[in-house]
Molecule: c-di-GMP-I-UAU riboswitch aptamer
Organism: Amnibacterium sp.
RNA sequence: UCCCGAAAAGGCAAACCCGGCGUGAGCCGGGGACGCAAAGCCACGGGGCCCGUAGAGGGUCAGCCGGGUUCCCGAAC
Numbered sequence: 001u002c003c004c005g006a007a008a009a010g011g012c013a014a015a016c017c018c019g020g021c022g023u024g025a026g027c028c029g030g031g032g033a034c035g036c037a038a039a040g041c042c043a044c045g046g047g048g049c050c051c052g053u054a055g056a057g058g059g060u061c062a063g064c065c066g067g068g069u070u071c072c073c074g075a076a077c
Base pairs, nucleotide, nucleotide: 011036012035016031017030018029019028020027021026034063040069041068042067044066045065046064047061048060049059050058051057
């Protein structure tokens, strides 16, 4: 590197509710499952949203789309 090829195991969590944080979008924890075969991670491009005054600027969303990215170890024969 190629071929054969198990057993065992079963991840995440929308809406909504409760508690906490934040001016807010929203986030965290618990409950809960609409969904997801990258619904793991990253705001780089587009986009939604919030703050700001409608600007500048700052923030938020990876479960909107695109893109990027994803470690180490492994017995005996």